[in-house]
Context: one part of a larger RNA
RNA sequence: UUGGGCGUAAAGAGAUGCGUAGGUGUCCAGAUUUAGUCUUUGAUCAAAGGCAUAGGCAUAACUUAUGUAAGGUUGGAGAAACGGUCUGGAUAGAGGGAGACAGGGGAAGAUGGAACUUCUGGUGGAGUAGUGAAAUGCGUUGAUAUCAGAAGGAACACCAAAGGCGAAGGCAAUCUUCUGGGUCUUUCCUGACACUAAGGCUCGAAAGCGUGGGGAGCAAAACGGAUUAGAUACCCGUGUAGUCCAUGCUGUAAACUAUGGAUGCUAGAUAUUUGUAUCUGUAUGGGUUUACUCGUAUUGAUAUGAGUGUCGCAGCUAACGCAGUAAGCAUCCCGCCUGGGGAGUACGGCCGCAAGGCUAAAACUC
Numbered sequence: 001u002u003g004g005g006c007g008u009a010a011a012g013a014g015a016u017g018c019g020u021a022g023g024u025g026u027c028c029a030g031a032u033u034u035a036g037u038c039u040u041u042g043a044u045c046a047a048a049g050g051c052a053u054a055g056g057c058a059u060a061a062c063u064u065a066u067g068u069a070a071g072g073u074u075g076g077a078g079a080a081a082c083g084g085u086c087u088g089g090a091u092a093g094a095g096g097g098a099g100a101c102a103g104g105g106g107a108a109g110a111u112g113g114a115a116c117u118u119c120u121g122g123u124g125g126a127g128u129a130g131u132g133a134a135a136u137g138c139g140u141u142g143a144u145a146u147c148a149g150a151a152g153g154a155a156c157a158c159c160a161a162a163g164g165c166g167a168a169g170g171c172a173a174u175c176u177u178c179u180g181g182g183u184c185u186u187u188c189c190u191g192a193c194a195c196u197a198a199g200g201c202u203c204g205a206a207a208g209c210g211u212g213g214g215g216a217g218c219a220a221a222a223c224g225g226a227u228u229a230g231a232u233a234c235c236c237g238u239g240u241a242g243u244c245c246a247u248g249c250u251g252u253a254a255a256c257u258a259u260g261g262a263u264g265c266u267a268g269a270u271a272u273u274u275g276u277a278u279c280u281g282u283a284u285g286g287g288u289u290u291a292c293u294c295g296u297a298u299u300g301a302u303a304u305g306a307g308u309g310u311c312g313c314a315g316c317u318a319a320c321g322c323a324g325u326a327a328g329c330a331u332c333c334c335g336c337c338u339g340g341g342g343a344g345u346a347c348g349g350c351c352g353c354a355a356g357g358c359u360a361a362a363a364c365u366c
Base pairs, nucleotide, nucleotide: 004337005336006335007320008319012334014203015202017201018200022196023195024194026090027089028088029087030086031085032084034083036082037079038078039077040076041075042074043073044072045071050068051067052066053065054064055063056062093193094190095189096188097186098185099184100183101182105179106178107177108176109175110174111173112156116152117151118150119149120148121147122146123145127138128137164171165170208249209248210247211246212245213244217243218242222238223237224236225235260333261332262331263330264329265328268311269310270309271308272307273306274305275304276303277302278301279300281298282297283296284295285294286293287292315322316321339366340365341364348359349358350357351356
């Protein structure tokens, strides 16, 4: 390389978000006669080898003779379905317009209450705190408790859900401003503008790092008390970085659905979120003598989209299980794997302030 794979055995890069090259690409008509493709034919590809038949060693392997295939390179002639190229057209993909809708999507600012700690003052007078049990600790310089007031920082109970949004990381008090994406309806416009994506760019929890702030609670390190044979731990009392904000870096996680993206097809059942349409009941307002009709809010049902779940058939799977949100049936594109250890290490390179990250072996050994 061929072949086989990637939920759990090795293997889907954190997002593959944007996107370059490249690869791939809807329907109809015509042209090019075309360097792909196909047919035919000439030359050539030493012999040996392959295949067929026959022969020689007793057989076989081996070997001899004859014939011949497939395939490659190159030239000629032809075909025009597919593919390419060119031209014209279409609308089912894609995008836009219009009208609705849901949402913790993002950024900035403002505001709020509960709790907590500290401080000030009042009441009060001996404990409190903590544990399996204790002790360290705090307390007559008045603690704990309780009432009033002030300050501060961080996080937002209930609502809350198998629920929502986001590409992922992630996102939750309330309000305002700015802003990204999505779904439905319409079928009005463009007319294949698409899919994927090596390199590249961007985003990326927590911890960590630089500078400047902030610091209530919690709490690596550290100290003390216990436990224990010991106890550099688990338990208790303190407590610094950190956790928070601004800004710049870092670029990794069981970054998990351990499941790459896109498109189409393939039984059902049930729950839920959110649109649309139709029907139905309730409340209410207007028109109307009533009947009836128009609007708003809302209950339920059916149909049809888009999500999120749980079962389950066919099918798949080594099994577990997956099963219209596929791990089924297919097509296109990318990434990755190739026995265990050595090792995600060494060396080199690139990146980083550092910590380290990315790329990535071999000897040896089983």

The part of an RNA shown here (small-subunit ribosomal RNA, central domain) has 366 nucleotides and comes from a bacterium.
Its mean pLDDT, the model's own confidence on a scale to 100, is 82.
It matches the Rfam family "Bacterial small subunit ribosomal RNA".